[in-house]
RNA sequence: ACAUGCAAGUCGAACGAACGUAUUUAGAGAGUAAUCUUUGAAAACGUUAGUGGCGAACGGGUGAGUAUCACGUGAGAAUCUGCCGAGAAGUUUGGAAUAACCCAUCGAAAGAUGAGCUAAUACCAAAUGUGGAACAUGUUCUAAAGGUGGGGACCUUCGGGCCUGCCGCUUCUCGAUGAGCUCGCGCCCUAUCAGUUAGUUGGUGAGGUAAUGGCUCACCAAGACGAAGACGGGUAACUGGUCUGAGAGGACGAUCAGUCACACUGGAACUGAGACACGGUCCAGACAACUACGGUUGGCAGCAGUCGAGAAUCUUUCACAAUGGGGGAAACCCUGAUGGUGCGACGCCGCGUGGGGGAUGAAGGGCCUAGGUCCGUAAACCCCUGUCAUUUGUGAGAAAUUCACACGGGUUAAUAACCCGUGUAUUGAUAGUAGCAAAAGAGGAAGGGACGGCUAACUCCGUGCCAGCAGCCGCGGUAAUACGGAGGUCCCAAGCGUUGUUCGGAUUCACUGGGCGUAAAGGGUGCGUAGGCGGUUAGGUAAGUUCGAUGUGAAAGCUCCGGGCUCAACCCGGAAAUGGCAUUGAAAACUACCUAACUUGAGGGUCGGAAGGGAGACUGGAAUUCCCGGUGUAGCAGUGAAAUGCGUAGAUAUCGGGAGGAACACCAGUGGCGAAGGCGAGUCUCUGGACGAACACCUGACGCUGAGGCACGAAAGCUAGGGGAGCAAACAGGAUUAGAUACCCUGGUAGUCCUAGCCGUAAACGGUGUGCACUUGCUGUGGGCGGAUUCGACCCCGUCCGUGGCGUAGCUAACGCGAUAAGUGCACCGCCUGGGGAGUACGGUCGCAAGAUUAAAACUCAAAGAAAUUGACGGGGGCCUGCACAAGCGGUGGAGUAUGUGGCUUAAUUCGAUUCAACGCGAAGAACCUUACCUGGGUUUGACAUGCAUCUCUAAGUCUGUGAAAGCAGGCGAGUCUUCGGACAAUUUGCACAGGUGCUGCAUGGCUGUCGUCAGCUCGUGUCGUGAGAUGUUGGGUUAAGUCCCGCAACGAGCGCAACCCUCGUGUCCUGUUGCCACUUCCGCUAGCGCGGAAAGCACUCUGGACAGACUGCCUCGCCAAAACGGGGAGGAAGGUGGGGAUGACGUCAAGUCUGUAUGGCCCUUACACCCAGGGCUGCACACGUACUACAAUGCCAAGUACAAUAGGUUGCCAACCCGUGAGGGGGAGCUAAUCCUUAAAGCUUGGCCCAGUUCGGAUUGUAGUCUGCAACUCGACUACAUGAAGCCGGAAUCGCUAGUAAUGGUGGAUCAGCUACGCCGCCGUGAAUACGUUCCCAGGCCUUGUACACACCGCCCGUCACAUCAUGAAAGCCGGUCGUGCCCGAAGUCGGUGCGCUAACCCUAUGGGAUGCAG
Repeated sequence: ACAUGCAAGUCGAACGAACGUAUUUAGAGAGUAAUCUUUGAAAACGUUAGUGGCGAACGGGUGAGUAUCACGUGAGAAUCUGCCGAGAAGUUUGGAAUAACCCAUCGAAAGAUGAGCUAAUACCAAAUGUGGAACAUGUUCUAAAGGUGGGGACCUUCGGGCCUGCCGCUUCUCGAUGAGCUCGCGCCCUAUCAGUUAGUUGGUGAGGUAAUGGCUCACCAAGACGAAGACGGGUAACUGGUCUGAGAGGACGAUCAGUCACACUGGAACUGAGACACGGUCCAGACAACUACGGUUGGCAGCAGUCGAGAAUCUUUCACAAUGGGGGAAACCCUGAUGGUGCGACGCCGCGUGGGGGAUGAAGGGCCUAGGUCCGUAAACCCCUGUCAUUUGUGAGAAAUUCACACGGGUUAAUAACCCGUGUAUUGAUAGUAGCAAAAGAGGAAGGGACGGCUAACUCCGUGCCAGCAGCCGCGGUAAUACGGAGGUCCCAAGCGUUGUUCGGAUUCACUGGGCGUAAAGGGUGCGUAGGCGGUUAGGUAAGUUCGAUGUGAAAGCUCCGGGCUCAACCCGGAAAUGGCAUUGAAAACUACCUAACUUGAGGGUCGGAAGGGAGACUGGAAUUCCCGGUGUAGCAGUGAAAUGCGUAGAUAUCGGGAGGAACACCAGUGGCGAAGGCGAGUCUCUGGACGAACACCUGACGCUGAGGCACGAAAGCUAGGGGAGCAAACAGGAUUAGAUACCCUGGUAGUCCUAGCCGUAAACGGUGUGCACUUGCUGUGGGCGGAUUCGACCCCGUCCGUGGCGUAGCUAACGCGAUAAGUGCACCGCCUGGGGAGUACGGUCGCAAGAUUAAAACUCAAAGAAAUUGACGGGGGCCUGCACAAGCGGUGGAGUAUGUGGCUUAAUUCGAUUCAACGCGAAGAACCUUACCUGGGUUUGACAUGCAUCUCUAAGUCUGUGAAAGCAGGCGAGUCUUCGGACAAUUUGCACAGGUGCUGCAUGGCUGUCGUCAGCUCGUGUCGUGAGAUGUUGGGUUAAGUCCCGCAACGAGCGCAACCCUCGUGUCCUGUUGCCACUUCCGCUAGCGCGGAAAGCACUCUGGACAGACUGCCUCGCCAAAACGGGGAGGAAGGUGGGGAUGACGUCAAGUCUGUAUGGCCCUUACACCCAGGGCUGCACACGUACUACAAUGCCAAGUACAAUAGGUUGCCAACCCGUGAGGGGGAGCUAAUCCUUAAAGCUUGGCCCAGUUCGGAUUGUAGUCUGCAACUCGACUACAUGAAGCCGGAAUCGCUAGUAAUGGUGGAUCAGCUACGCCGCCGUGAAUACGUUCCCAGGCCUUGUACACACCGCCCGUCACAUCAUGAAAGCCGGUCGUGCCCGAAGUCGGUGCGCUAACCCUAUGGGAUGCAG
């Protein structure tokens, strides 16, 4: 929005008529007749279209409207009420019509019109008047209807009268029920709705209604409502109750019950007892249907059902058997009310899906530390039971009636009728349902969610910031209890989860029960209206208050008790409760009100001193600027440095005079005054407030607070008129800068000042509203008074009012506050309710404007915030240290080369390391090997390990072919032990497995780097703090040091520091070969000094062992005392940790390493494993790091000559001697080493070179060689000759070093066949300069401070712009809706007027007139 069916009919005992059925009877016809057909009549039964009566206003549905006497509750008076109950009286006599029916006409239909006939419980008139109504108080008006049952006497026109019962009808009274009306109180949000209202408020009169009333009208008055929220806007049916909550509350108003409103939308009346009527009427509109296009019809928010919308909501069922309703005398009829059934796990309740035993702890699945363990007595298996479902049988209660018949009683004239009672018979939709009985068999019957925390419950696999999860926090980037699956576990269970909603938790709107210094929040300040609150005494009243009584507070529901369905849900009975409202009685403490008083609150009066309180007028000096004049000359001014600017037209400076404006140095003080803003030279005038008093004199509660309101209100700004010295937004110029619309400089206008007016805001702050009262103290300061003392004062003591500091209790989240409260209370006002949006938009008010005030939402975030703590950080502070700077010396960065890295290239240029802390690093040695990379050739239990099985003319070895080799193919060939049985080894084959320098150092162990050899990092107990935490560890000194001392709510302790260890430096002792050679002896040589050798010896040196020594021990000085310590000194080889080394706290960097090894996980398994050859790691436009060699004369070259140490050596070091220019070769002595092997160089002496690309420098290249090695092409080192590049001391920048150091010179070793070593690790020689000092750079330590940082400044974070999306506001205009007001048109309808048309009942003098009514 609705197809279809049903949901309101009934009465023939109100009426006429029609039809049907059978019977009786009369006529006609047919038939011999029986009988049949047809017409009429009678009475009986049945049906019903119409007239008439009652009902249809109940019941049923829905919640659109309504903020209202609609509802709830309690009162009230001016009313009506069909049917029902009680009572009284009546029910008489007449009349005229009209449906139906018949005829005609019109129309598609719906239906309509006209003519004719007829009845009534329909209609009309008259009579009567118990009663009623009106009023002028004796007058007027005023009703009715019959129907039906029965009947003895009497009468009869035989219809009946008459009598009687029942149902009706009329009038009146009362009741009951229902309805209408009025009032008190209660009843959502919004003030960005503050004024509303003309029938409005009231009165008089009238009309109207059942009834009061501006309900309506005429006139009169000007009222009525409103901050306790009128009017307007939004939303909404109200209530009993329901949900939630400890309660107070909050949210809601399904089912059930009471009330209201509505019935397609809007309007209207009719009928009626009742309606302005869901299934009635009229009109208009929208929509829909039919149509012959003229017209007509419809209203499910009744029950079912359909479509649409939607996340979503049922049967087009049965019955009137029960309950109830309508009609009827009744039977009975009607009833989608109702009773049932169906559908839906939608809710609540009950029940089942089995019970007992059962360990080989089966199989299977999961996990696993590989042992086992979990599912799990679970299953199987054995023994039982039989609910529910199934089958079969039986089978209710709900039923009481009405009616019929019989009997008894009542009534009556009556055995009729009627009424009452008893008995008999009859009535079941649900339903063959519930229940009961029997049968069979564990048989047919378990799911959903969760398992990171909140929150009960854990593992594996898959995935790899993907897929996904998620209520909040948050999971997922290769080991996910968080995703997905599985196993297991937990929770609930015919349900379980999710979503939405309400309350709770939320004391998070706080009545119970919150706050406002800093978290959100005190109005800028005062005066004061309404309001709120208010001192003492007495009396009265009784509004609040307290106690009692009465009425009401519907039922249902909730609660309690009892009962019925097997229990329960559910139902029934009773009680209690319903905190409320109303009436009434009592009390009088408190509040209130009235009356009378009081003085302490408050105010006044008198006296007094203090003060930058306010307003006006006058006056003053200093300074700046300007003007005039004098002197005077080249600068002045300004800055970090400059420039713009001023100045030779005379500035600045200085002296004198003058003009003008503004501000008032010192005094000056957490000092004064004021309500706040604010007020500072002096004097005068006017004026406000506070304070004090042993002055208690007056008033007598006059008080406090204060929504609105009024007034004041810094600076800036605005209007008008003045004024304008200095200063100075805007502006201009100069600088700074990447830029500099800034900071700095030179100028400079509004403004700043005055008068008059506006603005009305500030970090208008004590971030602390006003008033009153109470509550330990100490100490300043301003004003006053008193006391004591004094001649008088000061100091001192007390007190009042201000203004400060510190603090007790208490409060506070802490910080802090603390009699000037942020403590304890009272009164009143203002304000707050997460951050942002936003104090913004729109609207209102104010303003000349600027703007002020009032003040949201959408959207968005999961925080924003306060205080305090620990760190970290700071272009914060203090103290201190370090080759950190400075002072020095030498380098790097420029050249050439070496080497490493990046990049590029490549088949491959294997991989790792990347600020310090990667880059001569892993690598203490890449030609092959190494080697991990590439190309090619091969192997597949494998190059290597273990186990099992298997195989044996096959192992080791060797030979042949092929090949680049590996390998492949083939030949020869038996090993060890033995108890002789065999065993082991090996080979073949096959399983397990090997193997991986493949990935992950962000899964790990271990090791290492770094801060940093910096002095720190912690703990126990105690104490403090709500806590994080603090204290100790801070402070005063001191140290290299958290080293030590002193002090201290701390006392102790641990890891670090130091020391203990090694080495160097001194001494003593021991040791005495291979070391040593002073003394002594011997031999040889020499002219001699002396040299060489041997012995002897351990003195010395030395080797390597043990001790000693150094501890601020001694002296002195310094420091507030002392100590620690520091300065100086003595002695000593060494002096204040003697030098060096080893030694590295808690931790940081997810630092480095899976390519040293180990190792979890993942990956490969004829390959990502293994073997081989060749290549590559060495590649070269380039860039960087680290070194070497130089650029030269403090040098180079040549010759001569002196002095070491550490180390190494048998596949080794290699002497003498010979050869070669040399690398080297030959050679072979000695040495398994204090014995043998190894020239130190710089230095020193002499000579040359003479400042040049050189006698510097040595790269590069050529030729010829040597050595190692299987092999020097890619790709070795060295030698000789020749060649002779760049380079003449290096830009910005940067590194090392403080003494045996830097610098410089050589030398040894590891690795190693050789070597790219100029690298690395050591050794010895020669051997400096400088440090004033801590301002600065860097790094670090301690204390303190700020912080919006905490992956911690490499932090955090702000704004513009670009693009996209979302939300909100504005916008010329355009469209729509709603409301108000004025006017116009205006349907149906109601009321009034008219009614020349029409008009049965009544009247008359009657073809008509009147009355009446109707159309219009």
A computed fold for a 1416-nucleotide RNA from an uncultured prokaryote, annotated as small-subunit ribosomal RNA. The sequence is in RNAcentral, with records from ENA. Rfam family: Bacterial small subunit ribosomal RNA. Its family is annotated with structural constituent of ribosome and ribosome in the Gene Ontology.